[in-house]
Molecule: small-subunit ribosomal RNA
Organism: Zavarzinella sp.
C1' cells in the first nucleotide's frame, strides 16, 4: 500500500424493585419427511436406515499388421459314377495360443483412534510396464502343447486315452557391454553406517519378428509420472479403565524383502512405554471444504477433488512392471439356485431394477455425437466412464397469472350507535396484449473419418412466422410479532413455542366477515449453529445467590530480587520453498436477467527453511543484599506434654443436736421421711471441675488452650546488623493434625445424663415440666475423619485518605508525669474505590501480579451403582432416567406475630342498673305443613325490610276456579288543552244502561225494556248509500313476571370510624421499587399548633361555616302575656298597655382577651378573676383514600338470560300467627326508698276534617247517647305521672307479682272460627333478685316518671320515633381484657396469619436402583483338531514337518436384556393422623454425631448466629 465494512434483543420467578439463574422466542442452515396447495423454464441434486437378500439385461476387451486353422460362401481347372472326390484362387471366420489390458475407470464408508490422514521433512535404505531422450545390439538350433482329428467316461459341470501342428510360446548354443557382485588403486565430499567421480582384475548374464516412407524386440543411462519406506508435529470422549508389555526392548550373527527395520530365527542381556494419561472400554474413515457466528469458535465431513480403507464371511498365495486382485485362482464357513442325490453353480458397496425394513429418496432410457480409457499401424471395436434424456417443488434462481379505464359506490356477505360503515375499482362492462402452449423454418454444440465423393448429433436449442383466453395458495391476528370484529360454545369442545386462554357477554376455542405475511408455495417436525458472556483464549464467577478444600506440611509442577558478559530456544524482522484444484472473497467476462459456469487476482492466518536483531522471558557464567535464613541481646504468653500438691462445691458413711416434713411445679404428682429425713455440727472418703482476676485481653496452622508447683518442649515479637547470598511462593498426588458424638479392650464413676421407668400436662404427649437413671461423659492405649470444623471470605508480595482503642516491645528527653515517634499483633467508626444490595474499606469484599481448590437452573441426590478407606456406624469419590419453569439473593410497600416502645376510647378499673334463672310479647333456628312465601348471618342478620298480615295488604306460598293482545302501555297522526289513538272487518233497535239463569266469586250464558254521535252524497223530508270516531269482533308488533344472577350493574346503605388519617406537584436521595415531605421534641380531642429540619407548598378529612340549646339586646304584639283600671261565684273576662312572660326576625356574647405559674423568649398546659356560659359551653347534621366480590335485581333503575291459554292476570278459601324445642331483643315481677286509699300540684313536645271531639246525660266500666268549638299560640285530644300529705298493710308467695282459664260485655269493621283490642266479676301459675358468662352508662348522664306522634277502620306497640318531671354515684388511673393509631423488629406471609408449610399412612400413574436366576454380546486367554497354500526335509516320488482360518472344549473378567418379589424417587382440584418449620412459629432455629419414636420429629453432647426481647459491660460518633 491491499485485503478486511463487523457485534441488536424480547418473553417468563416479585404485590412492586435491582440482582443470580434457567427455560423459551425472533435468525441463517439441511441430501431432509409430512400436512395443504400446484402455472412455466433454467441450473443442481435424490437409498442418510439393513456392508441386508437379490429374478432379468447390460457394465472389458481388443490386436489376422504375433500364430496355427475348424468350417462357411464364392471363380477355374482334373477325375468322372452328373454330383461326389482332388486341386489352384478370392472372400469371411469359430473357438484357440500368443501379446498387451483386465491392478485403470466406477461403486460404498463396514472396519480402523494410527499399519490411517493432514502439514512439513528425510531415503547416504527403495522399484517401476505402457510414455519421452540417448547409446549399443538383433546371429544360430531345437523340441513341445492347446486348438484340431479319433476313442471313452458323466445328468451337468467337465475329465481321460491315443495322433498330429504354428508362432513375437518355451528351451539350447555363440557374440556381448558403460549392467551386477567380488577385489584392488587415485581424487573429491559428508552424517556414524558411507556417498560421487574415474582406472585395473576377475564372475554372471540378452534378444523376434511383423509389415515395408515404418513399427516391434533385447540391453545400459536418463527423464517424466507412478509406487512402497521412514521421522517430527497436529488429529474425539472416558481415570467409576492406573499399571501395561516375553519378541516384549535393545544388541550379535543370520534369514527374508524392491528396500530399511524383532520383519522372521538362534544366541545374550532387562529393559521398554505410563499421570505431559501409557493399557482397556465407547465412538469414529481423514482432509480440502460445509453450516453457522462480528470473530475466536461451535457442529458437520451429502454432492465435486486428494487419501485411505473394502468387495457374500474369514484365511491363503499364483500371475505380473504392479494385485494378495469388486466383475481372477484355493481352502472353510453361512445363504442361495440346479441335480439323474453320484455332485455342481453363484456373489448388483457397478448401471437400471425387485423384496424387506422405513418418516424417507427416482427410469430394468438413448447414445458413443462430444471428453476420456483399453487394444490396434488404422479403419475401428468395446467402454451403465462419460455424455443427454425421464421421474421427484428436493434445493437455488428467473418469469407468469394481466394492464388502462371503470361509482346507480349496484347486488350478495359482514358490522352497526339503525344514521350509516366495510368488502371496493374490487366486480361487471370497454379497450390492449406480453409470458407458456401448438404447427412450420432454423444458426450453434463439429472438433474429426475419409484419397475422394461425402460423412458423423443420442440431446438440446436460440432467432423467424401463423393461432388462441389458460394459470393462486398457504399460515398467522392475546403479548413477544405485522394484523380484530361479530357468532357459537360455557374448565365442555378444544388450543398452546414461552407465558398462558376455556367455569354464559372468550381480540387466545370453532366459525363467518375483515385484516396482516410470505407466495408457486406456505406451514408443521426433526437436527446444527446463533441469540448464550449459559464452559467466559477472545469473555465469566465463588461474604450473604451455584461456588474457598478443616489445618498445616511438602514431592512433581507453576511463578520468581538487582546487576553484568555469552547465547539465540521462545520473540521480533527480512529472503526462499510449500500451503493441488474446486470452495470462500475481489475485478471482468459468458448464458436476454439471475442461479450456473469463465478467464484473471487476491487469500489460504499454517509448516519447513534461511539471513539479522537482542529489550524481555528461557539457558551459561560471575557479582550484589533490599526478599529468605542465620548469630547475639532482650521480652510476653491459658502453646504443647508429663509427674506432684490446693481449697471451695457436690455426695457417700460414721457420730451429736433435733422432731415433721422435706423436695418440686404455672399447680401438682411420682419421690424422700417417726428404721428420725430436710435443716445444722464434727470426722472422713470419692471423683469430676478449677468461682473471683476474665476483658471484642493472650497463645497456637486449625481443632483448640484457663487452680498451682516443677522438670521437659515448639513458635512468636522487639533491637543490633555479624553471616549466608535468591537459598524465595504456591502447592495436584503423599503425608501429618483435626471438637462432638461414636467403635474395641482395661480401668474409674462424685455430678450431669441418651436410652429406659415413673409422675403431670393434653382431644391424644412416644415431647416440652417434675422424679429417678443406663450407656456415656473422665484416664491408658488405639481407631474413627465428620461439624453453621465460620470471617460462610484458600496462601503469598506490593501499593492505595485518616480517626481512635487496646496488648506486647523500642527510640527521644538528666528524672517523674504527660507527650512526640516507630514495629508486630487485636478491634470500632469511616473517605476514595467496589458490589445487585446488605455492606466491606491498610485484617478489603480496592488497585495488581502468581499458584492452588471449587461453581455452571431447582427436584431427584450427596442418592444408586462401581471403586477404595473403616472393627462398625459410615467416610471419600460419585452419576442417570424422570421431573418442574421456576429454585435463589439483597433490598422495598404492606400485612401478620402466643415481638417492642408510646397513645387513645365506658377498653378496663371504680361504681349505678340490667341481660342470663320466672310468666309473658316479639323475631329467628328447627320442626311441622298442602303452604307454613321472600330476603338479612359473627361484630355489622335475629322488637331486622315491616311507620302495623282477620279479607285487602300478599309475592304460583298451598287448594280449587277463571282469562289470554290480556288487570296496565304504544304504534306515522288529530287536537288550543285535556284528551283521543295500530290494521283489518262489522257498526241501528247496535253500544251503553237495564233484568234474569249457572256459579262462592271471578267469569260465563241468555232475555226485556229504554236507547247515543259526525262527515259526505242524493232528496223538500222521511229516507237510502258510502266514510269515520267511540263500540264489537279479528289480527299483529307487544304488553307483563316480586322469575334467576348483588359473583354483570347504577343508585343507595352497614361495618372499620367522627378513628386521624390519605395524598398530589416541584425538589432531594437511591441503579431501582421506593424514600423525603407525613419523621424528630414538645403540644393537641385531631397530621391541632410550635420548634427543630432536603425539603418547600397544596389538596381531601379534622376544625371551622349550618340547625337547635344556654345569656342578653333590639324590632313585632295575636290566638299569647297582663304592672294599671274595671268587673265577676271564678276565669285576660273587658278596657287599655308593649312594661314583664311568651313567640319569632334581626344582632350582641367567648377570643386562652385579661393576671400568675409552668414551658424552649414557643405552641401549649394549670390555677384564678369577671361572666349566663371558659377553653370544641351541651347536642345534632356532616362520615377521607379506602376495606369487606359485605346487604339490596322483593324500593326504584338496568345487562344477559328464562317465560308467553303461563313463571302472566282475576277469583274464593287457606297460610304467612302452625309448636316437643333453642337463642336473641323486650316487658312485668319478685315487693315496705313497697303496695292500695283518700286528697291536692307541676311539664314539654306533638296531632286533629271520612278529623280531634268539649258540656250534659246514661253505663261499676269499656262505652253509648249527644252535640258547642276547632283546618287551630284562639277549640279538642289532656287526665301528665312520678313527686308532695294524710291513712292502712307489717315481711308472708302476702292487701306482692300477675300468667293463665271460666262467665259477662264494648268497640272497630262486608266479616273477629282459624286470628283484634278494651271493659267488668271470678279464677290468681311461674317467680323471694338468678351458674358459666355477658350488656348499657362520666352529668341534666345512669335511674325512674309518666306524655305525645307515626303506621292505621280497628289492633296483637310492652315496639319505634319523639317528649319532658325527678335526678345519683363512681374515676383523674392505664398492669390486664378487646379494640384502634403511630413508630421500631422478625417474615419462607402479599388471596396477605381464616396466611404459608412438613412428613407418614391410603388411592392412580411414571421413571430407576437392588434381586434368586434367565437370555445374549464382543474381545481376549489355555486345551483339542488342523483345510488351503508358502517355506523346509525328503529319492525332488509318495509323503512329511513348523506356522496356519474355521470349527469343538474349558476356565475367567467385562458389557447389554430380562426376572417372582423389593426400595426409595417423581407427579396427581377438593382421601387420613398430626402440627414439624417460617413471628421469640407458641420448647429459637440449623449443623455433626448417637440413641429413640405412626408421621412430621424428640432427646443428650459439642458447635454456629443465618435468633427476637431485655437488662448490663466493652466499643463507636458528637459536645
Nucleotide at each position: 500500500a491491499c485485503u478486511g465494512u463487523g457485534a441488536a434483543g424480547g418473553g417468563u420467578u416479585u404485590g412492586a424493585u435491582c440482582c443470580u439463574g434457567g427455560c423459551u422466542c425472533a435468525g441463517a442452515a439441511c441430501g431432509a419427511a409430512c400436512g395443504u396447495u400446484g402455472g412455466c423454464g433454467g441450473c443442481a441434486u435424490g437409498g442418510a436406515u439393513c456392508a441386508g437378500g437379490c429374478a432379468u439385461g447390460c457394465a472389458a476387451g481388443u490386436c489376422g499388421a504375433a500364430u496355427g486353422a475348424a468350417u462357411c460362401c464364392u471363380g477355374g481347372g482334373u477325375g468322372c459314377u452328373u454330383g461326389c472326390a482332388c486341386u489352384u484362387g478370392g472372400g469371411g471366420g469359430a473357438a484357440a495360443u500368443g501379446g498387451c489390458g483386465a491392478a485403470a475407470g466406477g461403486g460404498g464408508c463396514a472396519g480402523u483412534a494410527a499399519u490411517g490422514c493432514a502439514u512439513g521433512g528425510g531415503g547416504a535404505a527403495u522399484c517401476u510396464a505402457c510414455c519421452u531422450c540417448g547409446g549399443g545390439a538383433u546371429a544360430a538350433u531345437g523340441u513341445a502343447u492347446a486348438g484340431c482329428c479319433u476313442u471313452c467316461c458323466u445328468a451337468a459341470c467337465g475329465g481321460a486315452u491315443g495322433g498330429g501342428u504354428a508362432a513375437u510360446c518355451c528351451a539350447u548354443u555363440a557374440c556381448g557391454a558403460u549392467a551386477u557382485g567380488u577385489u584392488u588403486g587415485g581424487c573429491g565430499g559428508g552424517c556414524a553406517u558411507c556417498c560421487g567421480c574415474u582406472g585395473g582384475a576377475u564372475a554372471u548374464g540378452a534378444a523376434a519378428g511383423a509389415a515395408u516412407u515404418u513399427c516391434g524386440u533385447c540391453u545400459c543411462g536418463a527423464g517424466a509420472g507412478g509406487a512402497u519406506c521412514c521421522c517430527a508435529u497436529g488429529u474425539c470422549g472416558u481415570a467409576u479403565u492406573a499399571g501395561g508389555u516375553a519378541g516384549u526392548u535393545g544388541g550379535u550373527g543370520g534369514g527374508g524383502u524392491a528396500a530399511c527395520g524383532g520383519c522372521c530365527c538362534a544366541c545374550c542381556a532387562a529393559g521398554c512405554c505410563g499421570a505431559a494419561g501409557a493399557u482397556g472400554c465407547g465412538u469414529a474413515g481423514c482432509g480440502g471444504g460445509u453450516g453457522u457466528g462480528a470473530g475466536a469458535g461451535c457442529a458437520c465431513g451429502a454432492u465435486c477433488c486428494g487419501c485411505g480403507c473394502c468387495a457374500c464371511u474369514g484365511g491363503c498365495a499364483c500371475u505380473g512392471a504392479g494385485a494378495c486382485a469388486c466383475u481372477g485362482g484355493c481352502c472353510a464357513g453361512a445363504c442361495a439356485c440346479c441335480u439323474a442325490c453320484g455332485g455342481g453353480u453363484g456373489g448388483c458397496u457397478g448401471c437400471a431394477g425387485u423384496c424387506g425394513a422405513g418418516a424417507a429418496u427416482c427410469u430394468u432410457c438413448g447414445u458413443c455425437a462430444a471428453u476420456g480409457g483399453g487394444c490396434g499401424a488404422a479403419a475401428g471395436c468395446c467402454u451403465g466412464a462419460a455424455c443427454g434424456a425421464g421421474c421427484g417443488a428436493u434445493g437455488c434462481c428467473g418469469c407468469g397469472u394481466g394492464u388502462a379505464c371503470g361509482a346507480u359506490g349496484a347486488a350478495g356477505g359482514c358490522c352497526u350507535u339503525c344514521g350509516g360503515g366495510u368488502u371496493g375499482u374490487a366486480a361487471a362492462g370497454u379497450a390492449c396484449g406480453a409470458a407458456a402452449g401448438a404447427g412450420g423454418u432454423a444458426a450453434g454444440a463439429a472438433a474429426g473419418g475419409g484419397a475422394a465423393a461425402c460423412u458423423u448429433g443420442a440431446u438440446c436449442a436460440a432467432a423467424c412466422c401463423u393461432c388462441a383466453g389458460u394459470a393462486a395458495g398457504c399460515u398467522c391476528g392475546g403479548g413477544c410479532u405485522a394484523a380484530g370484529u361479530u357468532c357459537g360454545u360455557g374448565c365442555c369442545a378444544g388450543c398452546a413455542g414461552c407465558c398462558g386462554c376455556g367455569g354464559u357477554a372468550a381480540g387466545a376455542c370453532g366459525a363467518a366477515c375483515c385484516g396482516a405475511g410470505c407466495g408457486a408455495a406456505c406451514g408443521u417436525u426433526g437436527u446444527u449453529c446463533g441469540g448464550a458472556a449459559u464452559c467466559a483464549c477472545u469473555g465469566g464467577g465463588c461474604u450473604u445467590a451455584a461456588a474457598g478444600g478443616g489445618c498445616g506440611u511438602g514431592u512433581a509442577g507453576g511463578c520468581g530480587g538487582a546487576u553484568g558478559u555469552c547465547u539465540a530456544a521462545g520473540u521480533c524482522u527480512g529472503g526462499g520453498g510449500u500451503g493441488a484444484a474446486a470452495u470462500c472473497c475481489c475485478a471482468c467476462a459468458g448464458c436476454u436477467c439471475a442461479a450456473c459456469u469463465g478467464u484473471g487476482g487476491a487469500a489460504c492466518u499454517g509448516c519447513c527453511u534461511u539471513g539479522g536483531a537482542u529489550a524481555c522471558u528461557g539457558g551459561a557464567u560471575g557479582u550484589c543484599u533490599a526478599g529468605a535464613g542465620u548469630g547475639a541481646g532482650a521480652u510476653a504468653g491459658g502453646g504443647g506434654c508429663g509427674u506432684g500438691c490446693g481449697g471451695a462445691a457436690c455426695u457417700g458413711u460414721c457420730g451429736g443436736u433435733g422432731g415433721a416434713g422435706c423436695g418440686g411445679u404455672g399447680a401438682a404428682a411420682u419421690g424422700u421421711g417417726u428404721u428420725g429425713a430436710u435443716a445444722u455440727c464434727g470426722a472422713u472418703g470419692g471423683g469430676a471441675a478449677c468461682u473471683c482476676c476474665g476483658g471484642u485481653g493472650g497463645c497456637g496452622a486449625a481443632a483448640g488452650c484457663g487452680g498451682u508447683a516443677c522438670g521437659c518442649u515448639g513458635g512468636a515479637u522487639c533491637u543490633u546488623u555479624u553471616c549466608u547470598g535468591a537459598c524465595g511462593c504456591u502447592g495436584a498426588g503423599g503425608c501429618g493434625c483435626g471438637a462432638a458424638a461414636g467403635c474395641u479392650a482395661g480401668g474409674g464413676u462424685a455430678g450431669c445424663g441418651a436410652a429406659c421407668g415413673g409422675g403431670a400436662u393434653u382431644a391424644g404427649a412416644u415431647a416440652c415440666c417434675c422424679c429417678g437413671g443406663u450407656a456415656g461423659u473422665c484416664c491408658u492405649a488405639g481407631c474413627c475423619c465428620u461439624a453453621a470444623a465460620c470471617g460462610a471470605u484458600g496462601g503469598g508480595u506490593a501499593c492505595u485518605a485518616g480517626a481512635u482503642a487496646g496488648u506486647a516491645g523500642g527510640g527521644u528527653a538528666a528524672c517523674a508525669u504527660g507527650g512526640c515517634u516507630u514495629u508486630a499483633c487485636u478491634g470500632u467508626c469511616g473517605a476514595a474505590g467496589c458490589a445487585a444490595a446488605a455492606g466491606u474499606a491498610u485484617u478489603a469484599a480496592g488497585u495488581a501480579c502468581c499458584c492452588c481448590g471449587c461453581c455452571u437452573g431447582g427436584g431427584g441426590a450427596g442418592u444408586a451403582u462401581g471403586g477404595u478407606c473403616g472393627c462398625a456406624a459410615g467416610g471419600c469419590u460419585g452419576a442417570a432416567a424422570c421431573u418442574c419453569a421456576a429454585a435463589g439473593g439483597a433490598a422495598u410497600u404492606g400485612a401478620c406475630g402466643g415481638g417492642a416502645g408510646c397513645u387513645c376510647a365506658c377498653a378496663c378499673a371504680a361504681g349505678c342498673g340490667g341481660u342470663g334463672g320466672a310468666g309473658c310479647a316479639u323475631g329467628u333456628g328447627g320442626c311441622u305443613u298442602a303452604a307454613u312465601u321472600c330476603g338479612a348471618g359473627g361484630c355489622u342478620a335475629c322488637g331486622c325490610g315491616a311507620a302495623g298480615a282477620a279479607c285487602c295488604u300478599u309475592a304460583u306460598c298451598c287448594u280449587a276456579g277463571a282469562c289470554u293482545u290480556g288487570a296496565c302501555a304504544u304504534g306515522u297522526g288529530c287536537g288550543a288543552u285535556a284528551g283521543c289513538g295500530g290494521u283489518g272487518g262489522g257498526c241501528g233497535g247496535u253500544a251503553a244502561c237495564u233484568c234474569c239463569c249457572g256459579g262462592a266469586a271471578a267469569c260465563g250464558g241468555g232475555g226485556u225494556g229504554u236507547g247515543a254521535u259526525u262527515c259526505c252524497u242524493a232528496g223538500c223530508a222521511a229516507u237510502a248509500g258510502g266514510a269515520g270516531g267511540a263500540c264489537c269482533c279479528a289480527c299483529u308488533a307487544c304488553a307483563g313476571g316480586u322469575g334467576c344472577u348483588g359473583c354483570a350493574u347504577g343508585g343507595c346503605u352497614g361495618u372499620c370510624g367522627u378513628c386521624a388519617g390519605c395524598u398530589c406537584g416541584u425538589g432531594u436521595c437511591g441503579u431501582g421499587a421506593g424514600a423525603u415531605g407525613u419523621c424528630g421534641c414538645g403540644u393537641u380531642a385531631a397530621g391541632u399548633c410550635g420548634c427543630a429540619u432536603a425539603a418547600c407548598g397544596a389538596g381531601c378529612g379534622a376544625a371551622a361555616c349550618c340547625c337547635u340549646u344556654a345569656c342578653u339586646g333590639u324590632u313585632a304584639g295575636u290566638u299569647a302575656c297582663u304592672a294599671c283600671a274595671g268587673g265577676u261565684a271564678a276565669u285576660g273576662c273587658u278596657g287599655a298597655g308593649g312594661a314583664c312572660u311568651c313567640u319569632a326576625g334581626c344582632g350582641g356574647g367567648a377570643c386562652u382577651g385579661c393576671c400568675g405559674g409552668u414551658g424552649u423568649c414557643a405552641a401549649a398546659c394549670c390555677g384564678g378573676a369577671g361572666g349566663a356560659a371558659g377553653g370544641u359551653g351541651g347536642g345534632g347534621a356532616c362520615g377521607a383514600c379506602g376495606u369487606c366480590a359485605a346487604g339490596u335485581c322483593a324500593u326504584c333503575a338496568u345487562g344477559g338470560c328464562c317465560u308467553u291459554u303461563a313463571c302472566g292476570u282475576c277469583u274464593a278459601g287457606g297460610g304467612c300467627u302452625g309448636c316437643a324445642c333453642a337463642c336473641g331483643u323486650g316487658c312485668u315481677a319478685c315487693a315496705a326508698u313497697g303496695g292500695c286509699g283518700u286528697g291536692a300540684a307541676c311539664a314539654a313536645a306533638g296531632g286533629g276534617a271520612a278529623g280531634c271531639c268539649a258540656a250534659g246525660u246514661c253505663g261499676c266500666g269499656a262505652g253509648a247517647c249527644g252535640g258547642a268549638g276547632c283546618a287551630a299560640a284562639u277549640c279538642c285530644c289532656a287526665a301528665a305521672a312520678a313527686a308532695c300529705a294524710c291513712g292502712c298493710c307489717c315481711c308472708a308467695g302476702u292487701u306482692c307479682a300477675g300468667a293463665u282459664c271460666g262467665g259477662a260485655g264494648g268497640c272497630u269493621g262486608c266479616a273477629a272460627c282459624u286470628c283484634g283490642c278494651c271493659u267488668c266479676c271470678g279464677u290468681g301459675a311461674a317467680g323471694u333478685u338468678g351458674g358459666a358468662a355477658u350488656c348499657g352508662c362520666u352529668a341534666g348522664u345512669a335511674a325512674u316518671c309518666g306524655c305525645a306522634g307515626g303506621u292505621c277502620a280497628g289492633c296483637a306497640a310492652c315496639a319505634c320515633u319523639g317528649c319532658g318531671g325527678u335526678g345519683a354515684a363512681u374515676g383523674u388511673g392505664u398492669u390486664c381484657c378487646u379494640g384502634a393509631g403511630c413508630u421500631u423488629u422478625g417474615u419462607a406471609c402479599a388471596c396477605a396469619c381464616c396466611g404459608c408449610c412438613c412428613g407418614u399412612c391410603a388411592a392412580g400413574c411414571c421413571a430407576c436402583g437392588a434381586a434368586a436366576g434367565a437370555g445374549g454380546g464382543g474381545a481376549g486367554c489355555g486345551g483339542a483338531c488342523g483345510a488351503a497354500g508358502u517355506c523346509g526335509c525328503g529319492c525332488u516320488a509318495a509323503g512329511u514337518g513348523c506356522c496356519g482360518a474355521a470349527u469343538c472344549c474349558g476356565a475367567u473378567a467385562c458389557c447389554c436384556u430380562u426376572g417372582a418379589u423389593u426400595g426409595g424417587g417423581a407427579c396427581u382440584a377438593a382421601g387420613u393422623c398430626g402440627u414439624a418449620a417460617c413471628a421469640a412459629g407458641g420448647u429459637a432455629a440449623c449443623c455433626g454425631u448417637a440413641g429413640g419414636g405412626g408421621a412430621a420429629c424428640c432427646u443428650g453432647c459439642g458447635g454456629u448466629u443465618g435468633g427476637a426481647u431485655c437488662a448490663c459491660c466493652u466499643c463507636c460518633u458528637u459536645u